[in-house]
RNA sequence: UGAGUGGGUCGAGCGAUCGCGCGACCCGAGGGCAACCUCGGGAGCGAGGAAAGUCCGCACUCCAUAGAGCGAGGUAGCGGGUAACUCCCGUCCGCCGUGAGGCGAGGACCAGUGGCACAGAGACUAUUCCCGGCCCGUAUGGGCGCUGGGGGUGAAAAGGGCCAAACUCUACCUGGAGCAAGUUCAAGCAGGGACGAUGACGCUGCUCGCCGAGUCCCGGGUUGGAUGCAAAGAGCUGAGGGGCAACCUUCAGCCAAGAGAGAUGAUCGCUCUCGACAGAAUGCGGCUUACAGACCCACUCAAGCC
RNA sequence: UGGGGUGUGGCCAAGCGGUAAGGCGCCUGACUCUGGAUCAGGAGAUCGAAGGUUCGAAUCCUUCCGCCCCAGCCA
Numbered sequence: 001u002g003a004g005u006g007g008g009u010c011g012a013g014c015g016a017u018c019g020c021g022c023g024a025c026c027c028g029a030g031g032g033c034a035a036c037c038u039c040g041g042g043a044g045c046g047a048g049g050a051a052a053g054u055c056c057g058c059a060c061u062c063c064a065u066a067g068a069g070c071g072a073g074g075u076a077g078c079g080g081g082u083a084a085c086u087c088c089c090g091u092c093c094g095c096c097g098u099g100a101g102g103c104g105a106g107g108a109c110c111a112g113u114g115g116c117a118c119a120g121a122g123a124c125u126a127u128u129c130c131c132g133g134c135c136c137g138u139a140u141g142g143g144c145g146c147u148g149g150g151g152g153u154g155a156a157a158a159g160g161g162c163c164a165a166a167c168u169c170u171a172c173c174u175g176g177a178g179c180a181a182g183u184u185c186a187a188g189c190a191g192g193g194a195c196g197a198u199g200a201c202g203c204u205g206c207u208c209g210c211c212g213a214g215u216c217c218c219g220g221g222u223u224g225g226a227u228g229c230a231a232a233g234a235g236c237u238g239a240g241g242g243g244c245a246a247c248c249u250u251c252a253g254c255c256a257a258g259a260g261a262g263a264u265g266a267u268c269g270c271u272c273u274c275g276a277c278a279g280a281a282u283g284c285g286g287c288u289u290a291c292a293g294a295c296c297c298a299c300u301c302a303a304g305c306c
Numbered sequence: 307u308g309g310g311g312u313g314u315g316g317c318c319a320a321g322c323g324g325u326a327a328g329g330c331g332c333c334u335g336a337c338u339c340u341g342g343a344u345c346a347g348g349a350g351a352u353c354g355a356a357g358g359u360u361c362g363a364a365u366c367c368u369u370c371c372g373c374c375c376c377a378g379c380c381a
Base pairs, nucleotide, nucleotide: 001302002301003300004299005298006297007296008295009294010293012271013270014269015268016267017266018265020046021045022044025042026041027040028039029038030037031036048277052288053287055286056285057284058283059282060178061177062176063175067208068207069206070205072174073173074172075171076170077091078090079089080088081087092106093104094103095102096101107169108168112167113166114163115162116161130149131148132146133144134143135142136141182227183226184225185224191218192217193216194215195214202210203209220380221379222378235254236253237252238251239250240249241248242247272275307377308376309375310374311373312372313371316330317329318328324361332348333347334346335345336344354370355369356368357367358366
C1' cells in the first nucleotide's frame, strides 16, 4: 500500500422564533372543612439502535400461595453466567477458510419399530448379471451360493451402513391465561331462553383433586372517568476489587417521553461528509430482521522498503 | 395491543419425506353453414422468499414476507 477478519461508538451539528404533548416543581386566580381539583403563567422534559418482527425468556395480575397422574410441548458435548431463556461466556470435537477467524438442534440407531425412491441382477429379510470353482447333462443349458476375481448402477453393494429437524429411548425443564390481565367509579337499558348444589363455570387437553354460583345464547344499554402506568429501575456512568470471559461486587455521581384519534413539528440563519432504516403504548433481558454514511480498537494475508 | 390461522399453474384445490393429482379456464384439431355443446390432443406450477437437516424437502426445522379471522365494558 492492497485485500480481509473480529469488536465497539455515532446515526448531521449550533442558534433564534412560532407551534404541539406531559405534569415531579414554582407563582397567581377560583372551588372545597380537608385530601385535593379546575384554569392561566413560569421553568422543565419530550422516540430508537433497532421504538420493528412478536421468535424466546422474565417481572406483574387473575385463576388452588399452583396440587397428583397421564398426555402434550421444549431443550440436548462439557463447564460456567443470569431473575430467566432457544440468550451470553469459556472450552472439547467436527466441518469450512492460506490465515485472522467462521459455522454446528453436537445425547442415544448395541432397547424396539419404521424408511432408504429412481437406476441396478441384487437395497437392508440382501443378491447372482459376467468370469472362475463345484455338481448334473452329449450339448445349447440348468443348479449350488463358494473366506475367489471383476464390470456396471447408485447417496450407499453388506462380518458394512445412513436417517431420531422419522416414531422412539435417556436426562432435564414447562400449571393455565394474559394490561382488551386485573381493580374501581359513573351513566344508561328490557327482558327472554337453555344448563346448574344429583356441583355448572373455572383451574384443565383427559382422569383425580380443588373451588362453590353462576355459565352460555338471543336481545337491550354504553363507546365515559380513575388505577394498573412512568420521577427510581434485574437502571446508567466512572473508579476500585474478584473472574480467562460472560458476569459479580463496593463506593461515588446521575436520572423527569408517556397519550387515548393518540404530542415530539415548522420557518429562518450558519456549518459539514448534505443525512439511511425507521417512530414509543404495562415494563424489562435477549435474539432476529432493516439501515446512507462516519469514526475508533485489535488482528490476518500478500507485495514492497528499512 | 394480545391471540389464532393460512400461502401449491389465471381461479378452486389434492398431495405432508421418493421427485407435483383433479376440476374450471386457455390453446390446437375434429364435428357444424357459423357459434355453443361434445370428442381428441396440448401448454402452463419447482409449491410466498431465503437458509439448514437429509442420498433426496411442497412436506421436517429456523428466519423473513404477504393475507385473513377473533378478543371492550354494563346489565
Two RNAs folded together computationally: RNase P RNA and transfer RNA, 381 nucleotides in total. It holds a member of the Rfam family "Bacterial RNase P class A". By type it is a ribozyme.